Predicted 3D model of a 1497-nucleotide RNA (small-subunit ribosomal RNA) from an uncultured Gammaproteobacteria bacterium. It matches the Rfam family "Bacterial small subunit ribosomal RNA".
RNA sequence: AGAGUUUGAUCAUGGCUCAGAUUGAACGCUGGCGGCAUGCUUAACACAUGCAAGUCGAACGGUAACAGGCCUUCGGGUGCUGACGAGUGGCGGACGGGUGAGUAAUGCAUAGGAAUCUGCCUAUAAGUGGGGGACAACAGUUGGAAACGACUGCUAAUACCGCAUACUGUCUACGGACGAAAGAGGGGGACCUUCGGGCCUUUUGCUUAUAGAUGAGCCUAUGUCGGAUUAGCUAGUUGGUAGGGUAAAGGCCUACCAAGGCGACGAUCCGUAGCUGGUCUGAGAGGAUGAUCAGCCACACUGGGACUGAGACACGGCCCAGACUCCUACGGGAGGCAGCAGUGGGGAAUAUUGGACAAUGGGGGAAACCCUGAUCCAGCAAUGCCGCGUGUGUGAAGAAGGCCUGCGGGUUGUAAAGCACUUUCAGUAGGGAGGAAGGUAGUUAGGUUAAUACCCUGACUGUUUGACGUUACCUACAGAAGAAGCACCGGCUAACUCUGUGCCAGCAGCCGCGGUAAUACAGAGGGUGCAAGCGUUAAUCGGAUUUACUGGGCGUAAAGCGCGCGUAGGCGGUUUAUUAAGUUGGAUGUGAAAUCCCUGGGCUUAACCUGGGCAUUGCAUCCAAAACUGGUAGGCUAGAGUUUGAGAGAGGGGAGUGGAAUUUCCAGUGUAGCGGUGAAAUGCGUAGAUAUUGGAAGGAACAUCAGUGGCGAAGGCGACUCUCUGGCUCAAAACUGACGCUGAGGUGCGAAAGCGUGGGUAGCAAACAGGAUUAGAUACCCUGGUAGUCCACGCUGUAAACGAUGAGAACUAGCUGUUGGUCUCGAUUAUAGAGAUUGGUAGCGUAGCUAACGCGUUAAGUUCUCCGCCUGGGGAGUACGGCCGCAAGGUUAAAACUCAAAGGAAUUGACGGGGGCCCGCACAAGCGGUGGAGCAUGUGGUUUAAUUCGAUGCAACGCGAAGAACCUUACCAGUCCUUGACAUCUAGCGAAUUUAGCAGAGAUGCUUUAGUGCCUUCGGGAACGCUAAGACAGGUGCUGCAUGGCUGUCGUCAGCUCGUGUCGUGAGAUGUUGGGUUAAGUCCCGCAACGAGCGCAACCCUUGUCUUUAGUUGCCAUCAUUAAGUUGGGCACUCUAAAGAGACUGCCGGUGAUAAACCGGAGGAAGGUGGGGACGACGUCAAGUCAUCAUGGCCCUUAUGGACUGGGCUACACACGUGCUACAAUGGGGGAUACAGAGGGUUGCCAAGCCGCGAGGUGGAGCUAAUCUCUUAAAAUCUCUCGUAGUCCGGAUUGGAGUCUGCAACUCGACUCCAUGAAGUCGGAAUCGCUAGUAAUCGCGAAUCAGAAUGUCGCGGUGAAUACGUUCCCGGGCCUUGUACACACCGCCCGUCACACCAUGGGAGUGUAUUGCACCAGAAGUCGGUAGCCUAACUUUGGAGGGCGCCGCCCACGGUGUGGUCCAUGACUGGGGUGAAGUCGUAACAAGGUAACCGUA
Repeated sequence: AGAGUUUGAUCAUGGCUCAGAUUGAACGCUGGCGGCAUGCUUAACACAUGCAAGUCGAACGGUAACAGGCCUUCGGGUGCUGACGAGUGGCGGACGGGUGAGUAAUGCAUAGGAAUCUGCCUAUAAGUGGGGGACAACAGUUGGAAACGACUGCUAAUACCGCAUACUGUCUACGGACGAAAGAGGGGGACCUUCGGGCCUUUUGCUUAUAGAUGAGCCUAUGUCGGAUUAGCUAGUUGGUAGGGUAAAGGCCUACCAAGGCGACGAUCCGUAGCUGGUCUGAGAGGAUGAUCAGCCACACUGGGACUGAGACACGGCCCAGACUCCUACGGGAGGCAGCAGUGGGGAAUAUUGGACAAUGGGGGAAACCCUGAUCCAGCAAUGCCGCGUGUGUGAAGAAGGCCUGCGGGUUGUAAAGCACUUUCAGUAGGGAGGAAGGUAGUUAGGUUAAUACCCUGACUGUUUGACGUUACCUACAGAAGAAGCACCGGCUAACUCUGUGCCAGCAGCCGCGGUAAUACAGAGGGUGCAAGCGUUAAUCGGAUUUACUGGGCGUAAAGCGCGCGUAGGCGGUUUAUUAAGUUGGAUGUGAAAUCCCUGGGCUUAACCUGGGCAUUGCAUCCAAAACUGGUAGGCUAGAGUUUGAGAGAGGGGAGUGGAAUUUCCAGUGUAGCGGUGAAAUGCGUAGAUAUUGGAAGGAACAUCAGUGGCGAAGGCGACUCUCUGGCUCAAAACUGACGCUGAGGUGCGAAAGCGUGGGUAGCAAACAGGAUUAGAUACCCUGGUAGUCCACGCUGUAAACGAUGAGAACUAGCUGUUGGUCUCGAUUAUAGAGAUUGGUAGCGUAGCUAACGCGUUAAGUUCUCCGCCUGGGGAGUACGGCCGCAAGGUUAAAACUCAAAGGAAUUGACGGGGGCCCGCACAAGCGGUGGAGCAUGUGGUUUAAUUCGAUGCAACGCGAAGAACCUUACCAGUCCUUGACAUCUAGCGAAUUUAGCAGAGAUGCUUUAGUGCCUUCGGGAACGCUAAGACAGGUGCUGCAUGGCUGUCGUCAGCUCGUGUCGUGAGAUGUUGGGUUAAGUCCCGCAACGAGCGCAACCCUUGUCUUUAGUUGCCAUCAUUAAGUUGGGCACUCUAAAGAGACUGCCGGUGAUAAACCGGAGGAAGGUGGGGACGACGUCAAGUCAUCAUGGCCCUUAUGGACUGGGCUACACACGUGCUACAAUGGGGGAUACAGAGGGUUGCCAAGCCGCGAGGUGGAGCUAAUCUCUUAAAAUCUCUCGUAGUCCGGAUUGGAGUCUGCAACUCGACUCCAUGAAGUCGGAAUCGCUAGUAAUCGCGAAUCAGAAUGUCGCGGUGAAUACGUUCCCGGGCCUUGUACACACCGCCCGUCACACCAUGGGAGUGUAUUGCACCAGAAGUCGGUAGCCUAACUUUGGAGGGCGCCGCCCACGGUGUGGUCCAUGACUGGGGUGAAGUCGUAACAAGGUAACCGUA
């Protein structure tokens, strides 16, 4: 410090998620030791049991228990001593300890303040005299179950009460008045004594007063959570006067008077919450938090109340009410763990009913001492932090085992074993600090004193005090001995393989994995990370600049109010003086300690503890400064405004006027249609329409001018005239003197639609009706048509109210138009024109900005001021609540839930019922077909034991198959084989091979015959066969979606890319676009491109012309010869097959840009790639093929392998494709006769001759082929016949007879002859091929092959028609445009309905909780009053004072009524969200097929 995730890719916006740190944690797996910390976050729920606050005899009367002494009548007695139960009294139980319920301020934090109190403590001053009466205890009697009392009697005090004295105290009418006390202990020389003591001294109490310290109370300022869907709150309320009350100011309380007080700087109300030092995080600013420790507050079962006291309205006190629990003899009583342990309960979850007062501290005491669950320790828990260990060295045969493997090995891995060492920790044994200071006894010194007593202080000596504790620590002993796990390994994120599984099981923080080769599931091996822990979950901060003060935005991503005016507020020109609020500097105080940080020290280190320092960014006070902001006072004129004169304008309101057009009505002319549409129909019209002429009526709107022209704040404003009126601009002076800008609330204006009342209504036109269209058509189109549109008055208050751009001000290059002024120049008076300046309004554009698009002096640039608004998408601008409205509705405005995106700009493609250009037998123009018939063949389907498998839009279907009777053959049935039909290896036997017989459908089995070969080092070996065992063979079994190779297709279409450069943030662009041209990205020109590659073309083959060479098997012009190029001869010609020539827009003319090129022409066998072929760019289709072959993985292994026989692939209601033959006269039939090319042939082609009607047979010559043969080419030509008919067309089907091939033609071959003679008379919708030697037509050959072509591949013969042209259909190319598509239009996507689930709104109500108001009621208690009753201290004898009782005020609990708010629930109901491949349509995205969208009905 960043990363992942929206996209095909990009940039930016924006959310979600991750990596870090942390925790009082919990859970899972695991677990050796120690140190230091921490440990009910939930039920302030209920609590059994024990303990947590007592102490003092040196305050008192005393003596129950214990010990000791004394006396003793041995029964016992005796407070005599140590001590001490209970009681009186004092001090303390207001501290310490717990908890966080309440509390948003009676709190807390910080800084201040004045009107206060303060026990114990300290200091100072003074005093401590003299009396009195009681009550406990106790004794007796007595009530009650108990708790607890009642009566009578006795008694002490540091208990209680007078008196005296008293100031510096309090009060005061300034004369005065009032007000205290307590003693006790130790010691003691004189003196006194009632023998107790007095007295002296000392210690310690007590009283009064002052001061301090400490603690506490009170007041003020500032700060201190969320909600405005809480906007008004308040009656003791705000203030005053008087009084009361308090320790003390104060409405704290009461009476009276006034009407105030608080609030948008957020009162009141609601929700939540103890606050702080700090803690966690963060670079910081901040955010979150408030366990442990420390300060403050509040509370103590719930609520109320006071008493005592220095202090409480009191955790372990009291009274009352309530709930709960317990005891009870039913009459009554008792209790309060939010003290320490502990129990139940709740919960994911949090410890021992431990030890000790040894230390520190607290209470009491003179002290010893007692008490102390404060505290110190121990126990439990890996809860956290820190430290240590689980060994160290050596050790390669790189062991075994595991895992992987390309089978070679690799890895685990120096790891282990082995060898040599060490012993921390744990274990055993022994030793052993510190935490201890004090206390007490003695001796001694000093102080006090009359004193050497006592007492106090110090020194010395003795003695004594440790829970922890088997302490820390040290030493010895033995032995590697007792001690490693957890998570992860697709990316983020360090770490990879195998097996299993097969969208299952499962994983997942986000993206996402899993559908048979999963580094993502599960296991294993290996690895990575951390380590006595590791992961997960929860939570906080961070990353998140994702609430932006530091530090964000608002044209299109979320976001500028529709527009003005204006209140509060915020901000504000220039100058002088002054002030000192802000500001700045300095000083002082404070900011507790702890913590953090720095630096020392102590535990072996660290954590931890500790000394010192810094810091604590804050607040307050004082001093200083005066630049800036503010305040005050005074000036200025540049902002703003006023006055004067001009100017333009659809600015607004009112009144009037006008013409054109539509419609209607009247009249004329006139006749059959009009109207409307894509086409029609509804409609109108013979009752006279439409058309046309004249006239009338009425309403609405104002053509041309008209313009990115004008005006207005916006909405908006358009005929003309008059009138009233707002704003703006220009020019020049004068005046005012900052008067300004913005603007939360507020208020006004505000298109259309809509609403109310009343008018008006020509045209148009929601609703509605009809006609069309359509699958439907509640639409688009047509014919009608009502609200409405118009006017007046009132309401509504919204729009894509848009420049999607708030208002104001300043600054920052220009150019060009246009509109309104002014000035200058200019010719000569207008009008033009040029220039300057100023106000608007447009187009381009620099810098700059922007994610880009774009903006660019009219900013989206650079700055300032103020307002509004935004914070992922959906839910939702919705619900509820409030306000407004007559209603419709508007405005303000959530949450649950759900998703990982939604959205912007630009890029490349693809697509469009977008556009432009161009091409192709694409259409058109033609010729011939298919689709109808019969047959052949292939496919689907069906059938079957099997009808093997594959191909299956174009690009499967006479396809794989260039040829299924057996074989092929993969399928089915049956019979058999199991190392196998085939390959390699081992061992044994045998040569190999072979004859015959029998059984069997055969494979095969059994028996049997012949044979004994080759090489040799004589051991044996090679080939072959048989047998045996195992390694293995074998598989046309699966996966073409694991693959190679091959192939199809777009498409022989002209495209597809790269390097460098340039442009762009980038994806990308440029080049490759543009102007021409071409069959072509072919070429030329231009150009931020310049070049290059794969394609095109050419090079290759063939064909067309010629030349040369060569003439046998080819040829024959001349010569000879023959039946015949048969032979001689020749190689001229044809031909053959090798090498060349030729064609290049080369030449001419025209067009073109002088180019490329095109058009025409010449020459030429051939002319513009001459014809044909081979050749197929980058890529697309998960296209086809695992059945040609190869191959990964999976599967079978006496079978999914192998052999054989028979069957099947040939089935047949049907459907489709491709063909053949036809339907006839351009023909059929008979006869005659002519002319090819290219191929094949020895397992072959087969001649002549002969036989057969024929298929064929026989025959055997020739030929390994320019020699022989297949081999008669057919159409054509000549001639005869048929005469338009189901025929002399057509030949299917069937019967009979044959031929040939073959082991074998039954299933199931081809051919021949005789006979038979079906459909069919040119084929619906639709559809195919072809542009020249082509279509059409005619025959010939070959491959495969024993046989079996209408198929396929070739060959030649005859030989056309048409193309105006590119509007349309199909396909393709280039450019451009739109896009919400990118699996790319076979795309995307919307809404209703149906089903399931989820959360939520309404809802008759119902039930908790809380609260307001009114009223009833009124315990305990303070205070006040008081007829009654009781009463020791004092008394002047009258009382005073006190108590009880009663009454009153206040008031808790409780009750009644009526409202508010929140929550839960509720039959039914509304919409919303999410779900697998449901239903109906197709609204949006392209011109989305009616452009889309906004507001309204």